[in-house]
RNA sequence: GGAGUUGGUCAGGCUAUCGCUGCUGAUAUCCGCGUAAGCGGUUUGUCAGGGGAGGAAAGUCCGGGCUCCAUAGGACAAGGCGCCAGGUAAUACCUGGGGGGCGUGAGCCUACGGAAAGUGCAGCAGAGAGUAAACCGCCUAAGCAGUGGUUGGUAGCAAUACCGCUACUGCCGGUAAGGGUGAAAGGGUGCGGUAAGAGCGCACCGCGUCGGUGGCAACAUUCGACGGCAUGGUAAACCCCGUCUGGAGCAAGAUCAAAUAGAGGGACGUUAGGCGUGGUCCGCGUUGUCCCCGGGUAGAUCGCUGGAGUGUGCUGGUGACAGUAUGCCUAGAUGAAUGAUAGUCCUCGACAGAACCCGGCUUAUGGCCAACUCCUUUU
Repeated sequence: GGAGUUGGUCAGGCUAUCGCUGCUGAUAUCCGCGUAAGCGGUUUGUCAGGGGAGGAAAGUCCGGGCUCCAUAGGACAAGGCGCCAGGUAAUACCUGGGGGGCGUGAGCCUACGGAAAGUGCAGCAGAGAGUAAACCGCCUAAGCAGUGGUUGGUAGCAAUACCGCUACUGCCGGUAAGGGUGAAAGGGUGCGGUAAGAGCGCACCGCGUCGGUGGCAACAUUCGACGGCAUGGUAAACCCCGUCUGGAGCAAGAUCAAAUAGAGGGACGUUAGGCGUGGUCCGCGUUGUCCCCGGGUAGAUCGCUGGAGUGUGCUGGUGACAGUAUGCCUAGAUGAAUGAUAGUCCUCGACAGAACCCGGCUUAUGGCCAACUCCUUUU
């Protein structure tokens, strides 16, 4: 100098003017109550002070708080999760560790239980893809057939026949060592062995089981013994095993309460009238006004932001985190505010706007700093 890895941090500053939206105080006005002083309020203004988006406010993917509903307990279903230990309110998150994989390295990735319960699936190639398979090649030891040889045996005067031995060919076979196909063909190398071969036997390596040792555990093991080695892959395919989960969500929900319904109660009024039933009368039912109760629509208030909060120091812990001391308060709207203009400075400013809250994850995005790694060059 170049290329990277990990972690942390900032999020334009200042000034002036004009706005927007809550809060606090003062004051005027309006309404209500009150004799008044005054008090209260959801009226309408003015003035002053002070507050006013983020690291992701985003996606709404997980986990919890909170609220209402449901709920004795258990089981099924459905869904999530799945190496071990720890952290936490909880998690699918985080921390530390183990196994596996990638990278020269710093470091990174990892849904990582079960394929020996069962079912399913696997393009192309290939003979064969799963109770494995014989295309080429290799082999004829055993069996069958044919041809040739024969100095062997038997019969015959002989030609010759039969038997035996042997070579070749074919059949039936053997063979997974070699070739070839494939992502994958039932451990690897070597020696022995064999007709040729083969864990068929042996040595070493690998694998598995048991034991020992280390570790809380996952697991490891340069330790010991045993097993010839044994049932291919796929479970983010069904499935099996283990484990967890009740549902809906702040438009949750709670309080006050005009209106309207009320077959709830009381008082007043009437004993009359209207309506229904009926041919008519009686009878029965129903119908008035006011007040209370009740109910809960419009509206208002609460929920609402001080909380599993955060900065710094110390203590414990490898760490996530926990404890403790001290400091800080930092939006709370509901048609929904957080802006505009001008000046100035600099390193010239990316992604982006809260709506109950919090912890994570993911995605978007501009700089700066530190530690570490690799390569090159110089001294």
Predicted 3D model of a 379-nucleotide RNA (Bacterial RNase P class A) from Granulosicoccus sp. Lineage of the source: Bacteria > Pseudomonadati > Chromatiales > Granulosicoccaceae > Granulosicoccus. The sequence was found by an Rfam model in a public genome assembly. Its mean pLDDT, the model's own confidence on a scale to 100, is 75.